Overview:
Predicted 3D model of a 106-nucleotide RNA (Guanidine-I riboswitch aptamer) from an Alphaproteobacteria bacterium. The coordinates come from a structure-prediction model, not an experiment, and the mean pLDDT is 81. The sequence was found by an Rfam model in a public genome assembly. Taxonomically the source falls in Alphaproteobacteria (Bacteria, Pseudomonadati, Pseudomonadota).
[in-house]
């Protein structure tokens, strides 16, 4: 010093938090206004290293085709590994989100 570099998508789920709806507390005749995330929630954000499921690409295999890296098919298979800060960002606001399969470590 160099290399392991790793497609995309929707829904969920740990996990966040505090815009809104609810709780809860104080004011108030009442509407309501205000304080509370040190409120289990509902909406809400939410994972490369979580789950599922599609689509891609790849194989194998059947058929087409004079043949190919070409065209249909499959109620065929396989998509494997993955420790990880500090800070910074974004939205109301946090975060396993985003810088980031980054710095680092192996």
């Nucleotide at each position: 010093c160099g290399a392991g570099u790793a497609g995309g998508g929707u829904g969920c789920u740990a996990g966040g938090g505090u815009u809104c709806c609810g709780g809860c507390g104080u004011c108030g005749c009442a509407a309501g206004a205000u304080g509370u995330g040190u409120c289990u929630g509902g909406u809400c954000c939410g994972a490369g290293a979580g789950c599922a499921c599609c689509c891609g690409g790849c194989c194998u295999c059947c058929g087409g085709g004079a043949g190919a890296g070409c065209c249909g098919g499959a109620u065929g298979g396989a998509u494997g590994c993955a420790c990880g800060g500090c800070g910074g960002g974004a939205c109301a606001a946090a975060a396993g989100c985003c810088c980031g399969g980054g710095a680092g470590a192996c």